[in-house]
RNA sequence: GGGCCGGUAGCUCAGUUGGUAGAGCACAUCCAUGGCAUGGAUGGGGUCCGGGGUUCGAAUCCCCGUCGGUCCA
Numbered sequence: 001g002g003g004c005c006g007g008u009a010g011c012u013c014a015g016u017u018g019g020u021a022g023a024g025c026a027c028a029u030c031c032a033u034g035g036c037a038u039g040g041a042u043g044g045g046g047u048c049c050g051g052g053g054u055u056c057g058a059a060u061c062c063c064c065g066u067c068g069g070u071c072c073a
Stems, first nucleotide, its partner, number of pairs: 001072007010025004019056001027043006049065005
C1' cells in the first nucleotide's frame, strides 16, 4: 500500500427482502428467607464509530474518513 471482516446498552452479542432497536449477564426497587445465596416481579439505560448522499422513511443501501482483527505485498 491492497483485499476481507467487524465498530449497536456497563460487558458479550442479535437485528441484512429499509418501517423510527432487542436478548443474556450486570445495575436499581420490590416479594419470598432470621440473613446470605438462589428464585420471582417491575424498572432505568443506547439518536447504532464520525461525516455526507439516496429515500416519505436508514443500524440496514451508496461514498469518504477513522479504529480494531485478519490475509497478501